The part of an RNA shown here (large-subunit ribosomal RNA, domain VI) has 254 nucleotides and comes from an uncultured Atopobiaceae bacterium.
Its Rfam family is "Bacterial large subunit ribosomal RNA".

[in-house]
Context: one part of a larger RNA
RNA sequence: CGUAGGAGAAUUGAGGGAGGCCACCCCUAGUACGAGAGGACCGGGGCGGACGGACCUCCGGUGUACGGGUUGUCAACCAAUGGCAUUGCCCGGUAGCCGAGUCCGGCUCCGAUAACCGCUGAAAGCAUCUAAGCGGGAAGCGGGUCCCAAGAUGAGUUCUCCUUUCGGUAAGGCCCCUCGUAGACCACGAGGUUGAUAGGCUGCAGGUGUACACGUGGCAACACGCUUAGCCGAGCAGUACUAAUAGGCCGAGC
Numbered sequence: 001c002g003u004a005g006g007a008g009a010a011u012u013g014a015g016g017g018a019g020g021c022c023a024c025c026c027c028u029a030g031u032a033c034g035a036g037a038g039g040a041c042c043g044g045g046g047c048g049g050a051c052g053g054a055c056c057u058c059c060g061g062u063g064u065a066c067g068g069g070u071u072g073u074c075a076a077c078c079a080a081u082g083g084c085a086u087u088g089c090c091c092g093g094u095a096g097c098c099g100a101g102u103c104c105g106g107c108u109c110c111g112a113u114a115a116c117c118g119c120u121g122a123a124a125g126c127a128u129c130u131a132a133g134c135g136g137g138a139a140g141c142g143g144g145u146c147c148c149a150a151g152a153u154g155a156g157u158u159c160u161c162c163u164u165u166c167g168g169u170a171a172g173g174c175c176c177c178u179c180g181u182a183g184a185c186c187a188c189g190a191g192g193u194u195g196a197u198a199g200g201c202u203g204c205a206g207g208u209g210u211a212c213a214c215g216u217g218g219c220a221a222c223a224c225g226c227u228u229a230g231c232c233g234a235g236c237a238g239u240a241c242u243a244a245u246a247g248g249c250c251g252a253g254c
Base pairs, nucleotide, nucleotide: 001151005162006161007160008159009158010157011156015148016147017146018145021049022048024046025045026044027043033038051105052104053103054102055101059099060098061097062096066092067091068090069089070088071085072084073083074082075081109143110142111141116136117135118134119133172250173249174248175247176192177191178190179189180188197243198242199241200239201238202237203236204235206232207231208230214225215224216223217222
């Protein structure tokens, strides 16, 4: 931009894509078969490998705006803190994102067939799966499962709303603002006071691991008590305290 008025939703599915794997064990059954050795078809069950998808409860990784330990030095001094030294060096670690982690998947079934196997059966008194006719038959083909999909210009369907005529408007949408289940930007999605959208605050979860001050013991380093303390990024709730105020623009018959 188009989809013969303009919108908001929900869909159909032409077409396309993904997938389709395998081992071992047990039962059937030491059966059929076989002189024996050996050892099944068919059917049923179990447990795995590789691969694929999603996910984060668990196991782990990361987690430089969380907590702690610690070395050197600086901030006049004590203490408490802070800067710098690769995050100074380390120890842990929430959310999120991940895989080695977790869950799930391949199945079953239908149709038409290939090789192949048949039934009936002539031409050709026999025979013959074929010439008429009929059946079986593959991990392959077409469906079925999952995903995309009407620019499928062949532009589909259904429901609802608005339908005006100088211009302004209607349904509706956008700008703008708070954001994130979204994201390079855009788009998409949740909200915008008739409000829990984000921040703050409160509580809880979770992380770290017992703060400062004070007291006690010790010459002191330090230890103990107060104390599962203090501090705390992303998690879960609650709460309008702060900010989403107010406004503007687009938008309908050739």